Predicted 3D model of a 73-nucleotide RNA (transfer RNA) from a soil metagenome. Its mean pLDDT, the model's own confidence on a scale to 100, is 81. Its Rfam family is "tRNA". Rfam classes the family as a transfer RNA. RNAcentral holds the sequence, with entries from MGnify.
RNA sequence: GGGCGGGUAGCUCAGCUGGUAGAGCAUCUCCCUUACAAGGAGGGGGCCGGGGGUUCGAGCCCCUCUCCGCCCA
Numbered sequence: 001g002g003g004c005g006g007g008u009a010g011c012u013c014a015g016c017u018g019g020u021a022g023a024g025c026a027u028c029u030c031c032c033u034u035a036c037a038a039g040g041a042g043g044g045g046g047c048c049g050g051g052g053g054u055u056c057g058a059g060c061c062c063c064u065c066u067c068c069g070c071c072c073a
Base pairs, nucleotide, nucleotide: 001072002071003070004069005068006067007066010025011024012023013022019056027043028042029041030040031039049065050064051063052062053061
């Protein structure tokens, strides 16, 4: 330098051919317990790596930059 995959909640990951973002774990509250853990119920938390574009509408499409991994040279 070239190719491919990836960057979404604190962490690990989903997100169906564009239609208003979700799970598990963690965290907080309550129940249970003498208490803790386990278990049960409920809540909070992300505008989707940055910028631009297309569209009525973008996590999803296009351009560009950046970071991580793998391969080629």